[in-house]
């Protein structure tokens, strides 16, 4: 702008998923951020398999089902995010509690080895106190 869908803009948000360089579609490298494996010591389990990333878990009730588990709904405890410069504390409001992967195997773990840097959103606009920082003036 538009009836809506949608498009553009957006000091922005979730997340580790950013910056820079090079011989620059592809690709490679450095720094930065994040993950996994991996001794002694210690610890502990193995079909009811076990384990990893992530906030995404535990318990109770009800209903359903290919049924002792799964799914949905409600509730409790607990965990995570946002409210437009950063951070701490408090209060308030609004949301999320998914998904995927390994493949019988991995606790912690120095040295060491190794992997990722994606994807998805956004038109507003809560408050108080402190810290850091910035600007202006002298």
């Nucleotide at each position: 702008a538009g009836a809506c869908a949608u498009u553009c803009c957006a000091a922005g948000c979730c997340g580790a998923a950013g910056u820079c360089c090079g011989u620059c579609a592809u690709c490679g490298g450095a720094c930065g951020c994040g993950g996994g494996g991996g001794a002694u010591c210690c610890a502990u389990c193995u079909u009811c398999g076990g384990g990893g990333u992530g906030a995404a878990g535990c318990c109770g009730c009800a209903u359903g089902c290919c049924a002792c588990g799964c799914a949905u709904g409600c509730g409790g405890c607990c965990g995570g995010g946002u409210c437009u410069a950063c951070u701490c504390u408090u209060u308030g409001a609004c949301c999320c509690g998914a998904a995927c992967c390994c493949g019988u195997c991995a606790g912690c773990u120095a040295a060491c080895c190794u992997c990722g840097c994606a994807g998805g959103c956004a038109a507003a606009a809560a408050a108080a106190g402190g810290g850091a920082g910035g600007a202006a003036u002298a």
Predicted 3D model of a 138-nucleotide RNA (c-di-AMP riboswitch aptamer (ydaO/yuaA leader)). It matches the Rfam family "c-di-AMP riboswitch aptamer (ydaO/yuaA leader)". Gene Ontology terms of the family: cyclic-di-AMP binding and regulation of gene expression. Rfam's curators write: This family represents a conserved RNA structure found upstream of the ydaO and yuaA genes in Bacillus subtilis and related genes in other bacteria. The sequence was found by an Rfam model in a public genome assembly. The coordinates come from a structure-prediction model, not an experiment, and the mean pLDDT is 77.